This is a predicted structure of a 101-nucleotide RNA (SAM riboswitch aptamer (S box leader)) from a bovine gut metagenome.
The RNAcentral record of the sequence draws on MGnify.
The model forms 97% of the base pairs in the Rfam consensus.
Its Rfam family is "SAM riboswitch aptamer (S box leader)". Gene Ontology term of the family: regulation of gene expression.
[in-house]
Order: sequence, then C1' cells, then structure tokens
RNA sequence: UCUCAUCAAGAGCAGUGGAGGGAAAGGCCCUGUGAAGCUGCGGCAACCAUUGAUUAUUCAAACGGUGCCAAUUCCUAUAGGUACAGCCUAUGAAGAUGAGA
Repeated sequence: UCUCAUCAAGAGCAGUGGAGGGAAAGGCCCUGUGAAGCUGCGGCAACCAUUGAUUAUUCAAACGGUGCCAAUUCCUAUAGGUACAGCCUAUGAAGAUGAGA
C1' cells in the first nucleotide's frame, strides 16, 4: 500500500509523571478533584489460534497472539423520511482494529 470483516454493546484502579488529550480541520468535550506517556495489577471482547459440541455451518469455553476499557468511531458528507434548535433510515469519505497479500 491492497483485499476482506467489524465499529449503537462491553470493560479501570494504583504508582510514576507533570500539561495536555479526544487521528486530521471545525465544533463540542475531557483534564491540577491531575492530561499524554510509562509501570503494575484488574477487566471487557471474541478477530486469529486452540479445545469441545454441531457439522451448508453455528454455538460454547477464554490458557495463547492482538485489540480495547469518557462521550455512537463524541459529532461532521450525500439521499430519503419526520411530530424539524432535533431525530430516524440507507449509503459514503476518512479513521481504528483484526485476518490475509
């Protein structure tokens, strides 16, 4: 970089650290009642692997490989609907994660 799948649910404390963080831009938020980062322990989930059952396949378990633990991927585009400061449905763009190339 390309392909495929998923993204409405779920899950945090302590130590360290000191001012930033939420991808980007705008918005709107979080943050000295302590941001990012790092460490320890805990947890969630079930993509891959594994095991068991079932065998178009699906379900379960959760020791391993990743991932994740404010807000829908925090919101944003287009089309349609609507009881229109908004909300709903469908489809995108960008992004994230996994598996493969």